Source information
Two RNAs folded together computationally: RNase P RNA and transfer RNA, 455 nucleotides in total. Model confidence (mean pLDDT): 76 of 100. Rfam match: Bacterial RNase P class A. From the family's description: Ribonuclease P (RNase P) is a ubiquitous endoribonuclease, found in archaea, bacteria and eukarya as well as chloroplasts and mitochondria. By type it is a ribozyme.
RNA sequence: GGAGUAGAGCAAAUGAUCGCUGGUUCCGCGGAAGCGGAACGGGAGGAAAGUCCGGGCUCCACAGGGCAGGAUGCUGGGUAACGCCCAGUCUCGGCGACGAGGAGGACAGUGCCACAGAAAGCAAACCGCCCCGCCUCGUGCGGGGUAAGGGUGAAACGGUGAGGUAAGAGCUCACCAGUCCCGAUGGCGACAUCGGGAGCUAGGCAAACCCCAUCCGGUGCAAGACCAAAUAGGAGAGCGUUUGAGGGCGGCCCGUCCGAGCUCUCGGGUAGGUUGCUGGACCUCGUCGGUAACGGCGAGGCUAGAGGAAUGAUCAUUGCCCGGGGACCCCCUCCGGGGGGCCCAGGGAACAGAACCCGGCUUAUGAUCUGCUCCAGAC
RNA sequence: UCCCCGGUAGCUCAAUCGGCAGAGCGGGUGGCUGUUAACCACUAGGUUGGCGGUUCGAGUCCGUCCCGGGGAGCCA
Repeated sequence: GGAGUAGAGCAAAUGAUCGCUGGUUCCGCGGAAGCGGAACGGGAGGAAAGUCCGGGCUCCACAGGGCAGGAUGCUGGGUAACGCCCAGUCUCGGCGACGAGGAGGACAGUGCCACAGAAAGCAAACCGCCCCGCCUCGUGCGGGGUAAGGGUGAAACGGUGAGGUAAGAGCUCACCAGUCCCGAUGGCGACAUCGGGAGCUAGGCAAACCCCAUCCGGUGCAAGACCAAAUAGGAGAGCGUUUGAGGGCGGCCCGUCCGAGCUCUCGGGUAGGUUGCUGGACCUCGUCGGUAACGGCGAGGCUAGAGGAAUGAUCAUUGCCCGGGGACCCCCUCCGGGGGGCCCAGGGAACAGAACCCGGCUUAUGAUCUGCUCCAGAC
Repeated sequence: UCCCCGGUAGCUCAAUCGGCAGAGCGGGUGGCUGUUAACCACUAGGUUGGCGGUUCGAGUCCGUCCCGGGGAGCCA
């Protein structure tokens, strides 16, 4: 210098002028609700986004039992909780720094494996090889053996060598790979290492049904509470009133409480205000515990609350980035040049806008800094 | 704010339990006709919204993103 990899913080700053929004105090008007004005201090994000997970909160029985359904799925930990995070194990990718993994079970059962191929699952003889029989003796036909060779396929039931055989074959043996069982050592554990044995080999798919383990009641601020307004609390059809519709109760059943109305269609009216509404698993700093995620303790702080929806615009100065020019300075030089500083005029600054509140994930996005790895060159 | 559904040829829609992505209309070429329409024959046209994963194999299964559409107040 190039290529890459992991992480961190930032999301321009200051001032002036003009606005927008809600808060506090004061003044004026008003009977009050409120309206107007002034001063002071506050006013988007790292993703406010997608709405993909988890929780708080809310109402519905006090959230009951069973079935169905859904989610998760190596181990240990963190957390309010999670499908998130941290640390590790194993497998895979990369020369490496490092990264990725929905990673339980295919000896509980069922199912699928197109095409090709002889055969695709308690395996299977198309060619070939070997043995036997027959005759019309053709390299013919028939019967049997054989998974070593060929060919097909994503996948053909261990690999290499030797023995063995009519030809072959874990048929036998040695080594290697793998499966299961037992034991020892290390580890909380996933697992790792080592030793022994068995039978000789067991295909893949569970992001197919399913089995096992764990978790999950529903509802989402258009939840919920209060006030106000409005009237056609209308019409039709169906079901039901102790033979109990329907509701609390949610996909179903049980159980329990209430119970005379309920459902659908067509119409009608009104779509205003207050609250919930921001002080919270909150933020900053210090310290202690922990490898870490995170937790304990102490001190300090208050940091948006709008409701078609405020948080903006202009100017100046400074900082950042980009390419261009320069007669100045420094460094390197293979003498072609290259790099940095300084000066000058210019351009640029992304993605994007809170809507009950938090913790995550995912996606979008600008420039900067740091650690590490590989390659090339110089000393 | 919350909930639900969909995306396949130019248009409207199919595709069984994952196995060669098709049909109708439209387009093109040729025929028929004096010409056009109709009719007949042939034919082109696909990133199955994008990306990633599972699988031998994905329109189909899973994750994520993009786009489009619909619904939910009160009287009740």